[in-house]
Molecule: c-di-GMP-I riboswitch aptamer
Organism: Bacillota bacterium
């Protein structure tokens, strides 16, 4: 410096829940609690996957059904940067 990740140090981030006369059509998001857990759980949605289906378009007798992201996941894997220094 690179690999790598320790019964190391200093630290960091928050899962399910709960509340909220909160947004939002849904996924899911924001805030406060809480804390499973992570070595990147720090950034980034014009990489891939994956979730939703307002509005649109086809469909049906139907408040049917299916299709599609401009909507979302970064705690899916990816790219990008970083803290520390044991084997």
């Nucleotide at each position: 410096c690179a690999u790598c990740g320790a019964u190391a140090a200093a630290g960091g981030c928050a899962a399910a829940c709960u509340u909220a006369a909160c947004c939002g059509a849904a996924a899911g998001g924001u805030a406060a609690g809480g804390g499973c857990g992570c070595a990147a759980a720090a950034c980034u949605a014009u990489g891939g996957g994956c979730c939703u289906a307002a509005a649109g378009c086809u469909u049906a007798a139907a408040u049917u059904a299916g299709c599609u992201a401009u909507g979302g996941u970064a705690g899916c894997c990816a790219g990008u940067u970083g803290c520390c220094g044991a084997a």